[in-house]
RNA sequence: GGGCGUUUAGCUCAGUUGGGAGAGCAUCUGUUUGACGUACAGAAGGUCAUGGGUCCGAUUCCCUUAGCGCCCA
Numbered sequence: 001g002g003g004c005g006u007u008u009a010g011c012u013c014a015g016u017u018g019g020g021a022g023a024g025c026a027u028c029u030g031u032u033u034g035a036c037g038u039a040c041a042g043a044a045g046g047u048c049a050u051g052g053g054u055c056c057g058a059u060u061c062c063c064u065u066a067g068c069g070c071c072c073a
Stems, first nucleotide, its partner, number of pairs: 001072007010025004019056001027043005049065001051063003
């Protein structure tokens, strides 16, 4: 330099005809306990990596930039 993949909550990750942003763990609150833990109930937490385009509408399609990984040279 060329190609491919990947980037979504604090962490690990789902999210396929383009229309609701989610799960587990962690955190916080409550109940239970003498206390802690467990269990149960609930809550909070997101510029969907950046910028742009298409579209009535974009995490999703297209382009760009950046990070990470792999392959080729």
A computed fold for a 73-nucleotide RNA from an uncultured Bacilli bacterium, annotated as transfer RNA. The sequence was found in a public genome assembly. Its mean pLDDT, the model's own confidence on a scale to 100, is 83. Rfam family: tRNA. Its family is annotated with triplet codon-amino acid adaptor activity in the Gene Ontology.